The prediction has a mean pLDDT of 81. This is a predicted structure of a 74-nucleotide RNA (transfer RNA) from an Aquificota bacterium. NCBI's taxonomy places the organism under Bacteria, Pseudomonadati, Aquificota. It matches the Rfam family "tRNA". It is annotated as a transfer RNA.

RNA sequence: GUGUCUGUAGCUUAGCAGGAAAAAGCGCAGGUCUCCGGAACCUGAGAUUGCGGGUUCGAGUCCCGCCAGACACA
Numbered sequence: 001g002u003g004u005c006u007g008u009a010g011c012u013u014a015g016c017a018g019g020a021a022a023a024a025g026c027g028c029a030g031g032u033c034u035c036c037g038g039a040a041c042c043u044g045a046g047a048u049u050g051c052g053g054g055u056u057c058g059a060g061u062c063c064c065g066c067c068a069g070a071c072a073c074a
Base pairs, nucleotide, nucleotide: 001073002072003071004070005069006068007067010026011025012024013023019057028044029043030042031041032040050066051065052064053063054062
């Protein structure tokens, strides 16, 4: 440089053929329990979905550009 793929809460992921309030586990905060802690259970906070455009009545989901990363080739 070329091609393919990925980019969703602090971390790891889901979101199935575009449409109902963006979900789960871990972690975090509070509570119950306990002599204390851990475990367990309950509650809660936290992402406008890499950035910018486009299509559409409507995009995490389709299209384009850019950025970052992984792999292959050179």